[in-house]
Context: one part of a larger RNA
């Protein structure tokens, strides 16, 4: 000199963009993951109709509500850095040892049945949380059957290739395994014949297997820390055989057998630490760091465990144990902010219990749409960076005040007053965005499926509709120099000097050092120097 997620002191006008717990301490309250009626059966409300015992029963509905079965999601998104010195991360390579829901491409199929369980009704237990029994019922829930190969397995034949186990392709036989329907429209075909369907058709689904994209799992080379005042470490340890387990290799697990394996090129131990892209500094080499943003990993009150699932060993799921908090009728229950706000505590110290789904993105849905503390915005803090302003021009050999003086005068100083002007910001008034185009709706047109002038898919044109921020940005007008400057320093380093007070006192100080009666070094004043909405100090780092 630079830098900072800073803090402290004095001061403080505006705006833009960023950014803002140290105790992985404990948490009141609200919100942060739902959605689908185009999978399914009931219930309630509302509307219409019928019967009528006039307040009940039945039927219909494109409407509303909240549960249940079922599907998808909840493994993403968001937070944290405790643990971890490790294939955790980075980089490069490999898997002939692997998995993959949704999505894309191409192929084939979607036949015929069955039995339940919630909801509901009913009986009972409990203070509650909830639980137990009986009865009814639907499905894209569950379970057999049929069919079935390009799949898998076994046996056989042939070809081809390689990287060791071997891979790939063709072919024969056997074994084994599937499925679910829903919605719209129509009468060309079939059935009954105004029309409606088990019929046709369109769309979305379902099953089987192949390929892809993206995602994940695994293995290895190399790389990145302190300590030798840690020198030896190791029993599933190292290898083999067999069996198990996994999506998969493997001592991953187990039985048996052998006695190996690592280590001064630092094993083992201890301490510290999430890693990287990067950030800061530096001419570079290097050093220090890893806030914000992005990628990976890790954890979710502490420890352990599995279930479901394509995917978790699952922050807002489950079970067990511990600590803690809460409720209790003492029998038993409930909870987990390292999500967003917020509270207590700790601390030098770090924000609102805000608005909105308008945009972007995500989940579900055919869609309308619903949900979304992700996100977009707003609020608070000079915490940082950047920009702007606090006026501009004229104005005396030069007012007053203050200050110094050799008493002549010098300084503050064109500074002020005064004159002329301007109008940024703040103030008032008026106008007023972009961010919005999708989607869906209405009209029109083209292509395709289709028997179809139904319907649907897809593409395009026109129209109306949708903004939290926000009456914000921005623009115009009005008024008016009016509302807006401080902080540190002035002995040398180091830019800036005098007077008074004090008298080794009071005090200063980064180093050297100042102060004991004329102190440029202490305190005040005048003046000056440096930065400026900041200026200094402290801390850390180069």
């Nucleotide at each position: 000199g630079g830098a900072c997620g800073a803090a402290c002191g004095c001061u403080g006008g505006c705006g833009g963009c960023g950014u803002g717990c140290u105790u992985a301490c404990a948490c009141a309250u609200g919100c942060a993951a739902g959605u689908c009626g185009c999978a399914c059966g009931a219930g309630g409300g509302c509307g219409g109709g019928a019967g009528c015992u006039u307040g009940c029963u039945c039927c219909c509905g494109a409407c509303c509500c909240g549960a249940g079965u079922g599907g998808c999601g909840a493994a993403c998104g968001g937070g944290u850095g405790a643990g971890u010195a490790a294939c955790a991360c980075g980089u490069g390579a490999c898997c002939a040892a692997c998995c993959u829901g949704u999505c894309c491409c191409a192929g084939g199929g979607u036949g015929a049945g069955g039995g339940a369980c919630a909801a509901c009704c009913u009986g009972g237990g409990g203070a509650a949380a909830c639980c137990c029994g009986g009865g009814c019922u639907a499905a894209u829930a569950c379970c057999g059957c049929a069919u079935g190969a390009u799949g898998u397995c076994u046996c056989g034949a042939g070809g081809u290739c390689g990287c060791a186990u071997g891979g790939c392709c063709u072919u024969g036989a056997g074994a084994u395994c599937a499925a679910a329907g829903a919605g719209g429209g129509c009468c060309u075909c079939u059935g009954c014949u105004u029309g409606c369907a088990a019929g046709c058709u369109c769309u979305c689904g379902c099953c089987c297997a192949g390929g892809g994209a993206g995602g994940g799992g695994g293995u290895c080379g190399c790389g990145g820390c302190g300590u030798a005042u840690c020198a030896g470490c190791u029993a599933g340890u190292u290898g083999g055989u067999g069996a198990g387990g996994u999506a998969a290799c493997g001592g991953c697990c187990c039985a048996c057998c052998a006695a190996g394996g690592c280590u001064a090129c630092g094993a083992c131990g201890c301490g510290u630490a999430g890693c990287g892209g990067g950030u800061c500094u530096g001419a570079g080499a290097g050093g220090a760091c890893g806030a914000c943003c992005c990628g990976c990993c890790u954890c979710a009150u502490u420890g352990g465990g599995a279930c479901u699932g394509a995917g978790a060993u699952a922050c807002g799921g489950c079970c067990c144990a511990g600590a803690c908090u809460c409720c209790u009728a003492c029998g038993g229950g409930a909870g987990g902010c390292a999500g967003c706000a917020g509270u207590g505590g700790g601390g030098a110290a770090u924000a609102u219990u805000g608005c909105g789904c308008a945009a972007u993105g995500g989940a579900c849905g055919a869609a309308a749409g619903u949900c979304u503390g992700a996100c977009g915005c707003a609020g608070c803090g000079a915490c940082g960076c950047c920009g702007c302003g606090u006026g501009u021009g004229g104005g005396a050999g030069g007012a007053a005040g203050c200050u110094c003086u050799u008493c002549g005068g010098g300084g503050u100083g064109u500074a002020a007053a005064c004159c002329a002007c301007u109008g940024u910001c703040a103030g008032g008034a008026g106008g007023g965005a972009a961010g919005a185009a999708c989607g869906g709706c209405g009209c029109c047109g083209g292509c395709c499926c289709g028997a179809a002038c139904a319907g649907g898919c897809u593409c395009g044109g026109c129209g109306a509709u949708u903004g939290a921020c926000g009456g914000u940005a921005c623009c115009u007008c009005c008024a008016a120099a009016g509302g807006a400057a401080g902080c540190g320093c002035c002995g040398g380093c180091u830019a800036a000097c005098u007077c008074c007070g004090u008298g080794c006192c009071a005090g200063c100080a980064g180093c050297c050092g100042c102060g004991g009666u004329a102190a440029g070094a202490c305190g005040g004043a005048g003046g000056g120097c440096g930065c400026a909405a900041g200026c200094g100090u402290u801390g850390u780092u180069c």
Predicted 3D model of a 542-nucleotide part of an RNA (small-subunit ribosomal RNA, 5' domain) from an uncultured bacterium. Its mean pLDDT, the model's own confidence on a scale to 100, is 82.